[in-house]
Context: one part of a larger RNA
Molecule: small-subunit ribosomal RNA, 5' domain
Organism: uncultured bacterium
RNA sequence: GACGAACGCUGGCGGCGUGCUUAACACAUGCAAGUCGAGCGGAAAGGCCCUUCGGGGUACUCGAGCGGCGAACGGGUGAGUAACACGUGGGCAACCUGCCCCUAGCUCUGGGAUAACUCCGGGAGACCGGGGCUAAUACCGGAUACGAUCUUCCACGGCAUCUCGGAAGAUGGAAAGUUUUUCGGCUAGGGAUGGGCCCGCGGCCUAUCAGCUUGUUGGUGAGGUAACGGCCCACCAAGGCGACGACGGGUAGCCGGCCUGAGAGGGCGACCGGCCACACUGGGACUGAGACACGGCCCAGACUCCUACGGGAGGCAGCAGUGGGGAAUAUUGCGCAAUGGGCGAAAGCCUGACGCAGCGACGCCGCGUGAGGGAUGAAGGCCUUCGGGUUGUAAACCUCUUUCAGCAGGGACGAAGCGAGAGUGACGGUACCUGCAGAAGAAGCACCGGCCAACUACGUGCCAGCAGCCGCGGUAAUACGUAGGGUGCAAGCGUUGUCC
Numbered sequence: 001g002a003c004g005a006a007c008g009c010u011g012g013c014g015g016c017g018u019g020c021u022u023a024a025c026a027c028a029u030g031c032a033a034g035u036c037g038a039g040c041g042g043a044a045a046g047g048c049c050c051u052u053c054g055g056g057g058u059a060c061u062c063g064a065g066c067g068g069c070g071a072a073c074g075g076g077u078g079a080g081u082a083a084c085a086c087g088u089g090g091g092c093a094a095c096c097u098g099c100c101c102c103u104a105g106c107u108c109u110g111g112g113a114u115a116a117c118u119c120c121g122g123g124a125g126a127c128c129g130g131g132g133c134u135a136a137u138a139c140c141g142g143a144u145a146c147g148a149u150c151u152u153c154c155a156c157g158g159c160a161u162c163u164c165g166g167a168a169g170a171u172g173g174a175a176a177g178u179u180u181u182u183c184g185g186c187u188a189g190g191g192a193u194g195g196g197c198c199c200g201c202g203g204c205c206u207a208u209c210a211g212c213u214u215g216u217u218g219g220u221g222a223g224g225u226a227a228c229g230g231c232c233c234a235c236c237a238a239g240g241c242g243a244c245g246a247c248g249g250g251u252a253g254c255c256g257g258c259c260u261g262a263g264a265g266g267g268c269g270a271c272c273g274g275c276c277a278c279a280c281u282g283g284g285a286c287u288g289a290g291a292c293a294c295g296g297c298c299c300a301g302a303c304u305c306c307u308a309c310g311g312g313a314g315g316c317a318g319c320a321g322u323g324g325g326g327a328a329u330a331u332u333g334c335g336c337a338a339u340g341g342g343c344g345a346a347a348g349c350c351u352g353a354c355g356c357a358g359c360g361a362c363g364c365c366g367c368g369u370g371a372g373g374g375a376u377g378a379a380g381g382c383c384u385u386c387g388g389g390u391u392g393u394a395a396a397c398c399u400c401u402u403u404c405a406g407c408a409g410g411g412a413c414g415a416a417g418c419g420a421g422a423g424u425g426a427c428g429g430u431a432c433c434u435g436c437a438g439a440a441g442a443a444g445c446a447c448c449g450g451c452c453a454a455c456u457a458c459g460u461g462c463c464a465g466c467a468g469c470c471g472c473g474g475u476a477a478u479a480c481g482u483a484g485g486g487u488g489c490a491a492g493c494g495u496u497g498u499c500c
Base pairs, nucleotide, nucleotide: 001499002498003497005496006495007494008493009492012367013366014365015364016363017362018360019359020325025323026322027321029320030319031318034069035068036067039066040065042062043061046060047058048057049056050055076278077277078276086202087201088200089199090198091197092196095195096194100191101190102189103188104187105186106185107184108142109141110140111139117132118131119130120129121128122127148171149170150169151168152167153166154165157162204250205249206248211241212240213239216238217237218236219235220234221233223231253275254274255273256272257268258267259266260265280301281300282299283298284297303314304313305312306311331357333356334355335354339353340351341350342349343348370400371399372398373397380391381390382389383388404441406436407435408434409433410432414427417424418423444489445488446487447486448485449470450469451468455484456483457482458481459480465472466471
């Protein structure tokens, strides 16, 4: 000098930041991912009308269901990881990419089901089984298809496996709705974006770890993947790594950056941004363009809960909040008005992302606690050589001012958005402006032996105590305690811890 700090004393206001560093300990409760009726069959609730009170109709809409898209983003955490995890620079002639953009072409014709619903049954429940009916942009056939995939042949190019172009054979796709428009669907090519894989180099400690390795190292073949590969498997060979530190042990997410320093360097990786990893613990796959998937599924385990004992339910390292641990870290707040995201043609719905507010001097910055005058140097305190000195222009007193806080009146920008229009701001009656009253409501903390700026008195008597180092205290202590005075900082001041 710095801090995500803590502790002690003290504490007026505002702005901007920031706040579980410990138990990746366990979690009550609420919310955090839905949306589309312009895909479909429909009508549970509500509104209106009729009603014989059984019900029927209607449009606005819409519960549940089928279907589509999203749920792989956003948000959290740092456990694991010494590794192509990260950073940086390259490679892929070894790859994928939903939604978006561009280009070209197509969108023909059939079929059978199934939820919802209804009936029956089982169960305490979670839920489950059976019969019957029905729709689609759900599912399955057929036709067409330049191009696409596979095989063979030819020619060019490439370091090679091969790429590109041409020819022949085989394989496989579309979905409607609408008034034209519009919104879609399919095939192929390209782009953009996002990802996957590989490589060079770089960044911890330990040799009181010296040898390590059998899918191990390479080959052939086959499998698998979007894709190369010992990734997996069969067979064959015996290799591969290592003092330029293999293997083992310890520690640790990495970086942009942050702190310090003249720099070189050292330390750190909280907030913000990028990447990675994880989601009660371990394992696994399914769906999908994308996951081996925080608020999905299955299995096992530990734990908690419900049970009619047969069986079930759960996962806050999302936002709040609780217990616990700890020196220590906040509200079970408001709003989708803005920005951004998902769905939708749109209106809109959802959004603890986000925008705000609350709490904490935790930090940084700014402001205030008044200004000018005022000596007879008042009183009081303290000291005294008893003359006086000092507190001290300090106070009183006089003249002013009114920031901030308080009260009252006015009152936003953020919305160039959305909506046909009416209208629409959580923050917020906030910021800001104007007016009013009155010095009125607002100063402490540490230190004063030397280092180091600031000295006396009394008390104590190696006691009580102080202390960062040197060292003080045993009867005159500037070093302990108190007081007066002083010094330094100031809404803070000190102490402790850590780093330079």